About this RNA: Predicted 3D model of a 77-nucleotide RNA (c-di-GMP-I riboswitch aptamer) from a Deltaproteobacteria bacterium. The sequence was found by an Rfam model in a public genome assembly. Of the family's consensus pairs, 95% are formed in the model. Taxonomically the source falls in Myxococcia (Bacteria, Pseudomonadati, Myxococcota).
RNA sequence: CUCAGAUAAGAGCAAACCUGUAGUGAUGCAGGGGCGCAAAACCAAGGGCUUUUUGUAAAGGUAGCCUGGUUGCCAAA
Numbered sequence: 001c002u003c004a005g006a007u008a009a010g011a012g013c014a015a016a017c018c019u020g021u022a023g024u025g026a027u028g029c030a031g032g033g034g035c036g037c038a039a040a041a042c043c044a045a046g047g048g049c050u051u052u053u054u055g056u057a058a059a060g061g062u063a064g065c066c067u068g069g070u071u072g073c074c075a076a077a
Stems, first nucleotide, its partner, number of pairs: 005074001012037002017032006035064001041070003045067003048062006
């Protein structure tokens, strides 16, 4: 340095659900909450799923569905 991800240590994120708020909507954001997560950090490039409309299309959403790209804490056998 690489592989290896633990009944290790310190930190971090936050599903469902509830409240408020933005949006036609998918869904986002804030607070509560905590199912889980070693990339559950970032990027809508490919696929999937999904929303809207005047629907062979166009414009969106989802990175906690997968692939790919970028960056990254700790670290035992």